[in-house]
Context: one part of a larger RNA
Molecule: small-subunit ribosomal RNA, 3' major domain
Organism: uncultured bacterium
RNA sequence: UGACGGGGGCCCGCACAAGCGGAGGAACAUGUGGUUUAAUUCGAUGAUACGCGAGGAACCUUACCCGGGCUUGAACUAAGCAGGAAGAUGGGCAGAGACGCCCGUUGUCUUCGGACCUGCUUGGAGGUGCUGCAUGGUUGUCGUCAGCUCGUGCCGUGAGGUGUCGGCUUAAGUGCCAUAACGAGCGCAACCCUUCUCCACGUUUGCCAUCAGGUUGUGCUGGGCACUCCGUGGAUACUGCCAUCGUAAGAUGUGAGGAAGGUGGGGAUGACGUCAAAUCAGCACGGCCCUUACGUCCGGGGCUACACACGUGUUACAAUGGCCGGUACAGAGGGAAGCCACCAGGCGACUGGGCGCUGAUCCAUGAAAACCGGUCUCAGUUCGGACUGGAGUCUGCAACCCGACUCCACGAAGCUGGAUUCGCUAGUAAUCGCGCAUCAGCCAUGGCGCGGUGAAUACGUUCCCGGGCCU
Numbered sequence: 001u002g003a004c005g006g007g008g009g010c011c012c013g014c015a016c017a018a019g020c021g022g023a024g025g026a027a028c029a030u031g032u033g034g035u036u037u038a039a040u041u042c043g044a045u046g047a048u049a050c051g052c053g054a055g056g057a058a059c060c061u062u063a064c065c066c067g068g069g070c071u072u073g074a075a076c077u078a079a080g081c082a083g084g085a086a087g088a089u090g091g092g093c094a095g096a097g098a099c100g101c102c103c104g105u106u107g108u109c110u111u112c113g114g115a116c117c118u119g120c121u122u123g124g125a126g127g128u129g130c131u132g133c134a135u136g137g138u139u140g141u142c143g144u145c146a147g148c149u150c151g152u153g154c155c156g157u158g159a160g161g162u163g164u165c166g167g168c169u170u171a172a173g174u175g176c177c178a179u180a181a182c183g184a185g186c187g188c189a190a191c192c193c194u195u196c197u198c199c200a201c202g203u204u205u206g207c208c209a210u211c212a213g214g215u216u217g218u219g220c221u222g223g224g225c226a227c228u229c230c231g232u233g234g235a236u237a238c239u240g241c242c243a244u245c246g247u248a249a250g251a252u253g254u255g256a257g258g259a260a261g262g263u264g265g266g267g268a269u270g271a272c273g274u275c276a277a278a279u280c281a282g283c284a285c286g287g288c289c290c291u292u293a294c295g296u297c298c299g300g301g302g303c304u305a306c307a308c309a310c311g312u313g314u315u316a317c318a319a320u321g322g323c324c325g326g327u328a329c330a331g332a333g334g335g336a337a338g339c340c341a342c343c344a345g346g347c348g349a350c351u352g353g354g355c356g357c358u359g360a361u362c363c364a365u366g367a368a369a370a371c372c373g374g375u376c377u378c379a380g381u382u383c384g385g386a387c388u389g390g391a392g393u394c395u396g397c398a399a400c401c402c403g404a405c406u407c408c409a410c411g412a413a414g415c416u417g418g419a420u421u422c423g424c425u426a427g428u429a430a431u432c433g434c435g436c437a438u439c440a441g442c443c444a445u446g447g448c449g450c451g452g453u454g455a456a457u458a459c460g461u462u463c464c465c466g467g468g469c470c471u
Stems, first nucleotide, its partner, number of pairs: 007471007015461002019424005026315008034306002042053002064301007076124009087106007109114001126290002129288003135284002137279003140275001142273001147186006153162003166177003192267004197235006206225003211222003238261001241255001242253004317417001321376006334363002338357002342353004383414001388409007430453007
């Protein structure tokens, strides 16, 4: 000077408390450990690993294993020598294929330097091999916590201190006052995006108040740009006004006005640094190692195993419910090897025709919970749907290992879960559906978004955890 203390003071945070809903028990999905295996590729491991890298493992991916091939090599580059345009394309044989062998068809560059291709030789190649404790870059975490420093001055022999402390205040080292300090920088805040309100301008693919036409019906048509919406540009919120308290900064109010009130809500934004934190397998890169193999191509298998243990989830255990019928209301995003109206067939997954749409036009798309009516009457059930049998659909060269979906049958555990533990303070929790990326298909119950319905509670800071300041 720091750090630490079951030392002290002050303060904060879903930290506790007050509440609501979960996890821990069941079945399944998924990740991990362990075990097994020819291989079950590798990495991530308290918080900060474990639905993580992976935003798509049947082949490919793929790095692993077994087997079969190649050795200037799958791709790239330089030089020398030899040969040939390059290239396009058909058939046959053997083989698991890679690859090998055979028979053809077409094509015949040139400025004569060469370009391009094949073979041989040589230098490079190639390596998801090792080291994240040699590194760059990127990332997690403390933490969106309020801190971390500098110049000059002053103090101290010096390390260093002061400033940055003290009082009040703030979400904030945010301000005000005081002050051997005076200033400044990185952070805070603001500037950026979005949402909520209004104004002006613009008006089709959007909208329909007024006028006209038409329909079983519909902005359907003429027409219009008022409104909504969509864009662009502005305005608005500043404790500005009032009252009380205070020297001030500021605080308080069933205050006014206002769409919004004291940072209005959300996002982006992460200081100096900490953990030799993570990543050599995204990429780059030093060093080391392999070079007829630790490189590379192909077929098959594996990454999907299963006495078990853990994490994260989904579905439930039911009546605030299940089933049947009827009837409403979204937002955001996507669509040409695509989204698919409509018609027909099928119980259905889907199939056969086929309109529109490169899309504010057409499509998926009439969302579900909700509401109305009926039924079930507390039961392992009309709850629950695992597992299993049969029959099918689709994608794809191919669903045996190892896909999703449909129909019929089957109908397990499970009656609210021990110790313990997690999330959340408002359009939040809870609950309901919809979309997207990846993608042929999909093991998505995951991830990222979108809207619908819509709570309870916070006395308070003694205690648990983490953090800040002073001592």